[in-house]
C1' cells in the first nucleotide's frame, strides 16, 4: 500500500516552543483561532483494542503495568440510497442539525 473484522451519540487539559491557519481530501454549511491555529515537547488525563495479570478455565467482568489510540463540537454536518415530514406541483422538484442504509475516512488487532 492492499485486504479482512471490531468500533465511531460516551470520556478526557495544563505548560513550553512556534505564530496563522485549523476542522482528513474536493464542494456547500457551520465553528474553532493573535484571549494564540497547524505542528512539536513535556506532564497530566480518558478509554479499554492487543499483551500481561485476577476472578480456577472459555464467555463475561475486573486491573491499568507494557504495545497502541485518543484528549472542541456524532467521524461537526451535508453529499450516494430508501424512508418520512413540509412547502410546490403533476418535472420521484425543492427544504429538513428528521431516521436508516452504502461509501468514505479515523482506531486497533489479523493477513498479505
Nucleotide at each position: 500500500g492492499a485486504u479482512u473484522u471490531a468500533u465511531a451519540a460516551a470520556g478526557a487539559a495544563g505548560c513550553g516552543a512556534g505564530g496563522a491557519g485549523a476542522g482528513a481530501u474536493c464542494a456547500g454549511g457551520c465553528u474553532c483561532u493573535a484571549c494564540g491555529a497547524a505542528u512539536c515537547g513535556c506532564u497530566g488525563g480518558c478509554a479499554a483494542c492487543c499483551u500481561a495479570c485476577c476472578c480456577c478455565c472459555u464467555u463475561c467482568g475486573g486491573c491499568a503495568a507494557g504495545g497502541u489510540g485518543c484528549u472542541a463540537a456524532u467521524u461537526c454536518c451535508u453529499g450516494c440510497c430508501c424512508a418520512c415530514a413540509g412547502c410546490a406541483a403533476g418535472g420521484u422538484g425543492c427544504u429538513g442539525a428528521u431516521g436508516g442504509g452504502a461509501a468514505a475516512u479515523a482506531u486497533a488487532a489479523g493477513u498479505u

This is a predicted structure of a 112-nucleotide RNA (SAM riboswitch aptamer (S box leader)) from a Cytophagales bacterium. Taxonomically the source falls in Cytophagales (Bacteria, Pseudomonadati, Bacteroidota, Cytophagia). The coordinates come from a structure-prediction model, not an experiment, and the mean pLDDT is 83. The sequence was found by an Rfam model in a public genome assembly.